[in-house]
Context: one part of a larger RNA
Molecule: large-subunit ribosomal RNA, domain I
Organism: soil metagenome
């Protein structure tokens, strides 16, 4: 020197654990913001770097109701206090809220600087503290130029907006890579991604609809019709409808006719326009309006309010049975005997494994009210007959010519929309039933509004043939941190001592790390680099065999 085995090192594998995470589900809740919002930035602690809380009144002030021994946060020390004169801590209402940020007195390179006026202090400073003082829109008043009225412009007033929000929703605009095994129509897709807008949901909506010889009764939302029926380089692919089964249910207001006022205008001076304002009407077995005639205070209600009764959540309380025996252990809950609860043997923890040790659980007891039901009062809501023909949404219906949307790519292409041109009728009108037209049948466009059934999110609970620290959120740990990038941006790693710190007083070596010893503990090869401790690698530790 090798090779083997032992025994250590140094590793951080594996088992075991779970404080976090994913996931369904049910329940609840759903904007904030100039009264200054989201989000931050500097500070506040006796000592404080971090998180969290707070704001110069700063780890916190007051009120009110809980609560009832103890507390000064995560933070496990010392030492100072506070507290039964009720802290501390939940709950709900107020006070305070420094700068910055939509940031809004200028004005800036964010948390920075530099004014105006007004008042109050004042050691009279270029001084303190308070207040206020961007812009836009919409209403309303004053003032007033060229330029005579007048207006524009400028002042004041009152009023509102702006900015932010993970996903949901509606609008405006809108690709490509891909797929067609190439590509061009086509698809990917009205997908991503850009703007703009609400709301807690949003959009949708009371039939100019569906059906089809029967009929149906606003929309949404899920299931099945059904990968049907269609479109479709009849390629790739795209993909209904209507019937029927759920979930929810609500139905309303204008506009016109005609009545009446009020203010501006024409003028032929008692008529007529035009605006606005109340009234009255809302409809498809057509309705209204007007004028004659009858009948009548009913019935419903999404809206306001009393009264009573019901009463979900939430909160607050009660809650059975062994401190049995004996063994093993460091502890008993585990074995073995032996009793007992049970509308409670889900689940958690306690020194290994507890129905009867602790907190629960099953079940119930109390307060406080939501919604919600019953009356009662307010406020909205209703007609039958005849006769008149005065009203029933105009550049609209409709048509052509070009585009889009419909499951439908111009196709026989109807419906719905509109950039351009032309243009209708009031009910003997008018639309529609997938060219068109005749019969028949349903509906009444060109004006609004609407609860729920449905989308997301975030809370709380429950559960899981969901993970168990290279997994599961990027993130169980000072995590969107450290770190990286000029910047959009990218972005980690990093759990476990032990039932309890009993976290090793004292001794020795040593400058010290570190050790050996003592003592704690079931165990210390659990000593804090701390469960368990695998393999790579080390051995200048042992032993056996070779050379």
């Nucleotide at each position: 020197g090798g090779c083997g085995c032992c025994u250590g090192g140094u590793g951080g594998a594996u088992g075991c654990c779970u404080u976090g995470g994913g996931g369904c589900g049910a329940a609840g809740u759903g904007c904030c913001g100039a009264u200054g919002a989201a989000g931050g930035a500097c500070g506040c602690g006796a000592u404080u770097a971090g998180c969290g809380g707070c704001g110069a009144a700063a780890c916190g002030c007051c009120c009110a109701g809980g609560g009832g021994a103890g507390c000064u946060g995560c933070a496990c020390a010392a030492g100072a206090g506070c507290u039964u004169g009720g802290a501390u801590c939940c709950u709900g209402g107020g006070a305070u809220u420094u700068c910055c940020g939509a940031a809004u007195g200028g004005g800036g390179u964010a948390a920075c600087c530099c004014g105006g006026c007004c008042g109050u202090c004042g050691u009279c400073a270029g001084g303190a503290c308070g207040g206020u003082c961007a812009c836009c829109g919409c209403g309303g008043a004053g003032c007033c130029a060229a330029u005579a009225c007048a207006u524009a412009a400028c002042u004041c007033c009152g009023u509102g907006g702006a900015g932010g929000g993970c996903a949901c929703c509606c609008g405006g605009g809108g690709a490509a890579c891909u797929g067609a095994a190439a590509c061009a129509u086509c698809u990917u897709a009205g997908u991503a991604c850009c703007c703009g807008g609400u709301g807690g949901a949003a959009g949708a909506g009371a039939a100019a609809g569906c059906a089809u010889a029967c009929g149906c009764g606003a929309u949404u939302c899920c299931c099945c019709u059904a990968g049907u029926a269609g479109c479709g380089g009849c390629g790739a692919g795209c993909g209904a409808a209507c019937g029927g089964g759920g979930a929810c249910c609500a139905g309303c207001c204008u506009a016109a006719a005609c009545c009446g006022g009020a203010a501006g205008g024409g003028c032929a001076c008692g008529c007529u326009c035009u605006u606005c304002c109340g009234g009255u009407g809302u409809u498809g077995c057509g309705g209204g309006g007007c004028u004659c005639c009858c009948a009548a205070c009913a019935u419903c209600g999404a809206c306001c309010u009393g009264u009573u009764c019901c009463g979900a959540u939430c909160g607050u309380u009660c809650g059975a049975a062994c401190u049995g025996g004996c063994c093993u252990g460091g502890a008993a809950a585990g074995g073995c005997c032996g009793g007992c609860c049970a509308u409670a043997g889900c689940g958690g923890g306690u020194g290994a494994g507890a129905g009867c040790c602790c907190c629960g659980u099953a079940g119930g007891a109390c307060g406080c009210u939501a919604a919600g039901a019953a009356u009662g009062g307010g406020c909205g809501u209703a007609g039958g007959g005849a006769g008149u023909a005065c009203c029933c949404a105009a550049g609209u219906a409709c048509c052509g010519c070009g585009g889009g949307a419909c499951a439908c790519g111009a196709g026989c292409a109807a419906u719905c929309u509109u950039g351009c041109g032309g243009g209708a009728a009031u009910c003997u009108g008018g639309g529609a039933g997938g060219a068109c037209c005749a019969c028949c049948u349903c509906c009444u466009a060109a004006g609004g509004c609407u609860a729920a059934a449905u989308a997301c999110a975030c809370u709380u609970c429950g559960c899981c043939a969901c993970c168990g620290a290279u997994a599961g959120c990027g993130c169980a740990c000072a995590a969107g941190u450290a770190c990286c990038g000029u910047g959009a941006g990218g972005g980690a790693a990093a759990g476990g001592u032990g039932a309890a710190a009993a976290g090793a007083c004292c001794c020795c070596c040593g400058g010290g790390a570190g050790g050996g010893g003592a003592g704690u503990g079931a165990a210390a090869u659990a000593g804090a680099a701390c469960c368990u401790g695998a393999a790579a690698c080390c051995a200048g530790g042992g032993c056996g065999c070779c050379u």